This is a predicted structure of a 717-nucleotide part of an RNA (large-subunit ribosomal RNA, domain II) from an archaeon. Its Rfam family is "Archaeal large subunit ribosomal RNA". The RNAcentral record of the full RNA draws on ENA.
Context: one part of a larger RNA
RNA sequence: GCCGGGGAGUUUACUUAAGUGGCGAGGAAAAGAGUGUUAAGCUCAGUUCCUAAGGGAAACCAAUAUCCCGCAGCUUGCGAGGGGACGAGGUAUGAAAAUGCCUUCAGUCACUUGGGUAUGACCCGAAACCAGUCGAACUAUCCGUGUGUAGGGUGAAGCGAAAUUAACGUUUCGUGGAGGCCCGAAGCGGUGCUACAUGCAUGUGCUCGUGUAACAUGCGGAUAGAGGUGAAAAGCCAAUCGAGACUGGUGAUAGCUGGUUCCUAUCGAAAUAGGCCACAGUCUAGUCUGGAUGGAGACAGCCAAAGGGGUAGAGCGACGGAUUAAAGAGCCUGGGGGAGAAAUCCCUCACUUUUUUGUCCAACUCCAAAAUCUUUGGCGUCGUAGAAAUCUGGAAACAGGGGCGCUGGGGUAAACUUGUGCUCCAAAAGAGGAACAACUCAGACUGUAGUUAAGGUCCCUAAUACUGAUUAAGUGUUAACGGCACAAAGGUGUUCAUCACCAGAGACAGCGGGGAGGUAGGCUCAGAAGCAGCCAUCCUUCAAAGAAAGCGUAACAGCUCACCCGUCAAGGUCGUGUGCCCUGAAAAUGGACGGGGCUAAAUCAGUAACCGAUACUACAGACCAAAGCAGAAGCUUUGUGUGGUAGAUAGGCGUUCCGCAAGGGAAAAAGCCUGAUCGUAAGAUUUGGUGAACCUGGCGGAAAUGAAAAUCCCGGU
Numbered sequence: 001g002c003c004g005g006g007g008a009g010u011u012u013a014c015u016u017a018a019g020u021g022g023c024g025a026g027g028a029a030a031a032g033a034g035u036g037u038u039a040a041g042c043u044c045a046g047u048u049c050c051u052a053a054g055g056g057a058a059a060c061c062a063a064u065a066u067c068c069c070g071c072a073g074c075u076u077g078c079g080a081g082g083g084g085a086c087g088a089g090g091u092a093u094g095a096a097a098a099u100g101c102c103u104u105c106a107g108u109c110a111c112u113u114g115g116g117u118a119u120g121a122c123c124c125g126a127a128a129c130c131a132g133u134c135g136a137a138c139u140a141u142c143c144g145u146g147u148g149u150a151g152g153g154u155g156a157a158g159c160g161a162a163a164u165u166a167a168c169g170u171u172u173c174g175u176g177g178a179g180g181c182c183c184g185a186a187g188c189g190g191u192g193c194u195a196c197a198u199g200c201a202u203g204u205g206c207u208c209g210u211g212u213a214a215c216a217u218g219c220g221g222a223u224a225g226a227g228g229u230g231a232a233a234a235g236c237c238a239a240u241c242g243a244g245a246c247u248g249g250u251g252a253u254a255g256c257u258g259g260u261u262c263c264u265a266u267c268g269a270a271a272u273a274g275g276c277c278a279c280a281g282u283c284u285a286g287u288c289u290g291g292a293u294g295g296a297g298a299c300a301g302c303c304a305a306a307g308g309g310g311u312a313g314a315g316c317g318a319c320g321g322a323u324u325a326a327a328g329a330g331c332c333u334g335g336g337g338g339a340g341a342a343a344u345c346c347c348u349c350a351c352u353u354u355u356u357u358g359u360c361c362a363a364c365u366c367c368a369a370a371a372u373c374u375u376u377g378g379c380g381u382c383g384u385a386g387a388a389a390u391c392u393g394g395a396a397a398c399a400g401g402g403g404c405g406c407u408g409g410g411g412u413a414a415a416c417u418u419g420u421g422c423u424c425c426a427a428a429a430g431a432g433g434a435a436c437a438a439c440u441c442a443g444a445c446u447g448u449a450g451u452u453a454a455g456g457u458c459c460c461u462a463a464u465a466c467u468g469a470u471u472a473a474g475u476g477u478u479a480a481c482g483g484c485a486c487a488a489a490g491g492u493g494u495u496c497a498u499c500a501c502c503a504g505a506g507a508c509a510g511c512g513g514g515g516a517g518g519u520a521g522g523c524u525c526a527g528a529a530g531c532a533g534c535c536a537u538c539c540u541u542c543a544a545a546g547a548a549a550g551c552g553u554a555a556c557a558g559c560u561c562a563c564c565c566g567u568c569a570a571g572g573u574c575g576u577g578u579g580c581c582c583u584g585a586a587a588a589u590g591g592a593c594g595g596g597g598c599u600a601a602a603u604c605a606g607u608a609a610c611c612g613a614u615a616c617u618a619c620a621g622a623c624c625a626a627a628g629c630a631g632a633a634g635c636u637u638u639g640u641g642u643g644g645u646a647g648a649u650a651g652g653c654g655u656u657c658c659g660c661a662a663g664g665g666a667a668a669a670a671g672c673c674u675g676a677u678c679g680u681a682a683g684a685u686u687u688g689g690u691g692a693a694c695c696u697g698g699c700g701g702a703a704a705u706g707a708a709a710a711u712c713c714c715g716g717u
Base pairs, nucleotide, nucleotide: 001717002716003715004714005713006712012118013117014116015115016114017113018112019111020110021109022108023107026050027049028048029047032044033043034042035041054061055060064087066085067084068083069082073078074077088103089102090101091100092099093098122259123258125256129249130248131247132246133245134244140223141222142221143220144219145218146217147216148215149213151183152182153181154179158175159174160173161172162171163170164169187210188209189208192206193205195204196203197202225241227237228236229235262652263651264650265649266648267647272285273284274283275282276281288394289393290392291391292390293389297382298381299380301379302378303377304376305375306374307373308372313367314365315364320361321360322359325356326355327354328353329352330351333350334349335348336347337346338345339344400425401424402423403422404421405420406419408418409417410416430441431440432439445621446620447619448618449617450616451615455611456610457609458596459595460594464608465607466606467605468604469603470602476598477597489583490582491581493580494579496577497576498575500573501572502571510567511566512565513564514563516540517539518538521535522534523533546561549560550559551558622642623641624639625638626637627636628635629634653706655703656702657701658700659699660698662696663695664694671690672689673688675686676685677684678683
C1' cells in the first nucleotide's frame, strides 16, 4: 500500500418553538400515606408548580365602555377571526399638564422533533499544570575498603673522589634515582577517516591521545525531582532532562489541524456594517431557508415635473494660501555701501503699494456639470392561482477574487493596495479562445432529431466559394486581452486623393551654343579685377547674360551657375493628405502563426453558402408548483418551473432488536458466487450453483443504525 473487521451529534436535567394527543378557567403531580403478588397501576388529603392581573422601592391600590374599516362567507351592507381611531380602564410619579408599564381571557400535562444552557457533549490530537509514588544496577560527586600500571629512555637534589684555592668556593669524573618528565604494552580514552557489520539506538577497522597520576578500577555506602550532582557542557540523575519516570486529577483545555458513514426532491447564501485585548473567533443587523398571519398593493426599468448637494472641470480682476517677470511710486521700518564735522543726502537690497505679465491648490471657490438621490404623476413589470408587510423556528457566513466604468484615491509600477457601480467566478457544467476560475457565446430535468450563437470553413480538424483592391516585407496568417511588445525619427518602396504652377506659341531632364559692354563700379588694401571686407547695386547692347550663386588665383587667368537660343518630343515640377510596406528593432537551454505549411491559406471592402453548444425548436417521458375536473390517487391546463457550495426544508431506502396478528423452510433457511428483471435513486425481486438450519413480508415501537478517507485502530497479506 491493499483486503477484512472496528470507527464520530449521544445521555440526563432545565428551557424555548413546532407537531400530535388529553383535560380545559383550569391543568399537572414528586416525595408521603393506603392498596396492589410490594410489579404495572389505582386511591388520598393538605401542599407544591404553571396559568387565570397588573402597577409600585414600598405602604398600598387594582383593569376594555364606544366607534369605524374589513378578509372568507352571505349578498350591497351584514361580517367570526383581523385591522384601526379618538379613546376608556388599572397603577406608579406629578400640584397639574403629562409620561412609563399593563388591560378587550387560554392554559396546562404527556410524547416526538428542531434549537439553547450544563454535563467529556460529534470523534481523535497537545505542549503543559498539580499530587503521590519509584529510581544513583547508567551516569555525576563524595565516603569506606581492596586491586592494577610489561619494558625501555632521560638522569634533579644529595653523597663520594680528584684537581684547584689562604679560605669561601669552583671545575671534572663517578655515585644517586627525582619528575602531574619522555617512548611504549595492558588499561583508560575517542582526534581524523567512513570501509565493513548491525538494521531505531551501536560495534569492528585504520589513525590518534594518555599510560606513577588531578591515574584506572572491583565491592560496599551517601546525595532525589524546583531536588541532587556538576574542574560548568544547562552536562548528568537507567536509550528519558532548560526540570526524571510512573500512577492519579483526566475523556485537562485547544477560538487550532484532520476526520464525520444511505438516496431523491424544493429553495439557496455570505465573504459586508456595528460591538468585543477583536482581526484564525464571536454577538447583533443585512443576505438564505421552513412555518404561520395577512388581504392589495409592490417595484429593478422608461418618461415628465419639483427639489437636494459643491464632485469632475474651470477660475483666481471673488476670498485664503502658493507663485514668474517687468515698470512706476512710497521711505513708516530693517540690512549693506558711499559722501560729510554734523544735520543730512545718495546708491542698493528687502518691505509696502499700483499697473502690466506667467502659473497653481485634498484641507481655496466668483462659477459649475454629466451623473445620482428623494418625492409626485404617467407608462411598464409583478400580484387575489395571494404580492407587500408582520410574527416565529433553523441556519451558514462575517479570509473573498477577476473583468469593465469612474481613464476614482495611494503608488515609478505590479497578477499591488484602497474605494464605488455593474458583472462574473466563488457555488456554473457545455461551445469558442492551441492549452487557461472569472475574456466571448450560453445558464446543463431525461432521451431522440433538427436549427443556430460566439467562433470558424488548405491539412492535422466538422465546414467555401466568388467579386474588387492592397502588400513582396513570410509583413502577415494573434477578437479583445495578463498573454500579441514597440516609439520618436527617417524612406526617390509603393497605392489613392488633392492644391498650385509650367507645357505643341514645345514644358521637365539630357545634349549643342551663347553667357557681352561701360568696368578692374567706388572705397579699402602690398594686391582686392563678379567672388577677404565696407558702400552702392546703375546704365548700355541684346534672344539672353547678376556690378554675380559656387569652385578657383598671391592678384589676374580659368571652370561652372543664374539667364537666353537651338535640338528633342509629351507630359512635367513643388507641396499636402491617405492605405499598405521598410529601417529604427538587443537577452540569456533550441523554438514557434497551436503545428504543418501558405504569396493568398495575408490585409481592406463586399456577396452568397456551410460547419458549429447541454442555447433555441419539435416529439416523447419524469418530477415540482398552482388551478380545474373527477373522486381513489388519476386526467387536463398553465409555468420567464427543475445548474448549484455552505445551509434550511420535504419525502423515502436499508440494518439490528421488540410487540401484534401472519407466513416460508431438509421436496433445502440464512450466507456466498453468478446471471436476469424492476425502480430516478437509496435499493427490491429472482434463475442457476454452493451451503446445511434457520428465515421473513405487513402494521407499529426502540436504536451502540449505513464508511473511502481521520500520518485513524486491530488483524491478515